[in-house]
RNA sequence: AGCUCAUCGAGAGGGACUGAGGGAACGGCCCGUUGAAGUCCCGGCAACCGCCGCACGAGCCUCAAUUCGUGGGUGUGGUGCCAAAUCCGUCCUUGGUCGAGAGCCGACCCGGGGAAGAUGAGAA
Repeated sequence: AGCUCAUCGAGAGGGACUGAGGGAACGGCCCGUUGAAGUCCCGGCAACCGCCGCACGAGCCUCAAUUCGUGGGUGUGGUGCCAAAUCCGUCCUUGGUCGAGAGCCGACCCGGGGAAGAUGAGAA
C1' cells in the first nucleotide's frame, strides 16, 4: 500500500519560530500578512481502544471467578481531533418546481443510495 468492520450535521486553541499558502483530487465556495502550511511548547475536545469490587442479559456452573453482549462510568494509559456537515458538489435515483412542456430531455430544490476520503479497531 491493499483487505474487513464501525463511525463521520456534536465537541474542542493559545503562545514561540517562520513567512504564503491552505481546505485530499477536480469544480464551486471559503479561510489566510489582523499571519496559511509546517515544527515545537502548553492547553482542550471526544470516548475508538484501554480501564472498572458498576447494572442487566447470555453462557458455564454446586457456588464464585473467568468469558461474551448491551448499557453505565472513568479520563492515569494507546491513538485521533481542535473554521465551515467529511465545507458543498462529482456517480445513480424517489418526489417536487420550472422550461413551448404530455412524453423524452435539461435546470433547480428536498431527500435516499453509492464512490472517494478521514479516524479507530482487527485479520492475513
Predicted 3D model of a 124-nucleotide RNA (SAM riboswitch aptamer (S box leader)) from Marmoricola sp. Rfam family: SAM riboswitch aptamer (S box leader). Rfam describes the family as follows. The SAM riboswitch is found upstream of a number of genes which code for proteins involved in methionine or cysteine biosynthesis in Gram-positive bacteria. It was read from a public genome assembly, where an Rfam model found it. The model forms 97% of the base pairs in the Rfam consensus. Lineage of the source: Bacteria > Actinomycetota > Propionibacteriales > Nocardioidaceae > Marmoricola. Its mean pLDDT, the model's own confidence on a scale to 100, is 82.